[in-house]
RNA sequence: CGGAUUUAGCUCAUCCGGUAGAGCAUCGGCUUCCCAAGCCGAAGGGGCGGGUUCGAGUCCCGUAAUCCG
Repeated sequence: CGGAUUUAGCUCAUCCGGUAGAGCAUCGGCUUCCCAAGCCGAAGGGGCGGGUUCGAGUCCCGUAAUCCG
């Protein structure tokens, strides 16, 4: 200097800008003598700072970290 990645506690989705999801984990409930399992529900997130737009995870600029060359 060039390329890729950065989204929930973890692993990952989200085609074209229009209320951001899943699995596991956590918490609560049901069930059980208890635990586990099962079922139902809840909480929790766009690396950071700007810009464009009625509206940005998505587009533009800057910047940080990790990986590759």

The prediction has a mean pLDDT of 83. This is a predicted structure of a 69-nucleotide RNA (transfer RNA) from uncultured Ruminiclostridium sp. Rfam family: tRNA.